Annotation
The RNA shown here (transfer RNA) has 73 nucleotides and comes from a Bacillota bacterium. Lineage of the source: Bacteria > Bacillati > Bacillota. Its Rfam family is "tRNA". The family's RNA type in Rfam is transfer RNA.
[in-house]
RNA sequence: GGUCCGUUAGCUCAGCUGGGAGAGCGGAUGGGUCACAACCAUCAGGUCACUGGUUCAAGUCCAGUACGGAUCA
Numbered sequence: 001g002g003u004c005c006g007u008u009a010g011c012u013c014a015g016c017u018g019g020g021a022g023a024g025c026g027g028a029u030g031g032g033u034c035a036c037a038a039c040c041a042u043c044a045g046g047u048c049a050c051u052g053g054u055u056c057a058a059g060u061c062c063a064g065u066a067c068g069g070a071u072c073a
Stems, first nucleotide, its partner, number of pairs: 001072007010025004019056001027043005049065005
């Protein structure tokens, strides 16, 4: 340098065929307990890596850039 894959919550990751942004863990509050833990309920937390394009509408499609990885040389 070429090709391919990935980038979504604090962490690990879903998100189908373009239309509702989610789960588990973690955190907070309340319950629970003599007190903890387990367990139960509720809640907070997001520039969907960035820029541009297509579209009535983009996490999703297209181009470029950045970062990480695999592979070829």